[in-house]
RNA sequence: CUGUGUUUCCGGGGGUCGGUGCAAUUCCGAACCGGCGGUAAAGUCCGCGACCCGAUUGAAAGUCAAUCGGUUGAUGUGGUGAGAUUCCAUAACCGACAGUUAAAGUCUGGAUAAAGGAACACAU
Repeated sequence: CUGUGUUUCCGGGGGUCGGUGCAAUUCCGAACCGGCGGUAAAGUCCGCGACCCGAUUGAAAGUCAAUCGGUUGAUGUGGUGAGAUUCCAUAACCGACAGUUAAAGUCUGGAUAAAGGAACACAU
């Protein structure tokens, strides 16, 4: 320095003002936010994860766990440069499930959860 294993710790942000209305932080106008790894610094590239669905196995109960599989949103133009859909400029776009006096990326809830991953230490 690298690989593997183990412990510990960390590990998602954002609704404010006005309008309509019986009722909306959900609609309308203007706001605000951007997980992890890779790569010229990325919400939109490539990959991973949460959510949701299914199969198998085990427990023993119509549920839980492990493994495997499926599903899963959105960007153009110009500039600089050796190199950028990542920087700069400008104009766009996107956002699980359940709940709700009225439709939610931002409220409430599963979640004081879990995972990808990151850091320290130790062992080999």

Predicted 3D model of a 124-nucleotide RNA (FMN riboswitch aptamer (RFN element)). It matches the Rfam family "FMN riboswitch aptamer (RFN element)". About the family: The RFN element is a highly conserved domain that is found frequently in the 5'-untranslated regions of prokaryotic mRNAs that encode for flavin mononucleotide (FMN) biosynthesis and transport proteins.